[in-house]
RNA sequence: GAUCUGGUAGCUCAGUAGGUAGAGCAGCAGCCUUUUAAGCUGAUGGUCGUGGGUUCGAUCCCCACCCAGGUCA
Numbered sequence: 001g002a003u004c005u006g007g008u009a010g011c012u013c014a015g016u017a018g019g020u021a022g023a024g025c026a027g028c029a030g031c032c033u034u035u036u037a038a039g040c041u042g043a044u045g046g047u048c049g050u051g052g053g054u055u056c057g058a059u060c061c062c063c064a065c066c067c068a069g070g071u072c073a
Stems, first nucleotide, its partner, number of pairs: 001072007010025004019056001028042004049065005
């Protein structure tokens, strides 16, 4: 330098022929317990890497760029 894959909650990851984004764990509150832990319940938490474009509407499609990894040179 070329090419491929990935970037989504604090962490590990789902998601979709374009239609207002989810799980588990962690943290928070409550119940239970003499207390802690465990267990049960509930709520919270996201500009979906960045900036543009297409579209009535983009996490999803197109372009450029950034970051991580692989392959080739």
Model confidence (mean pLDDT): 80 of 100. Transfer RNA from a Candidatus Magasanikiibacteriota bacterium, 73 nucleotides, folded computationally. Rfam family: tRNA. It is annotated as a transfer RNA. Gene Ontology term of the family: triplet codon-amino acid adaptor activity. NCBI's taxonomy places the organism under Bacteria, Bacteria candidate phyla, Candidatus Magasanikiibacteriota.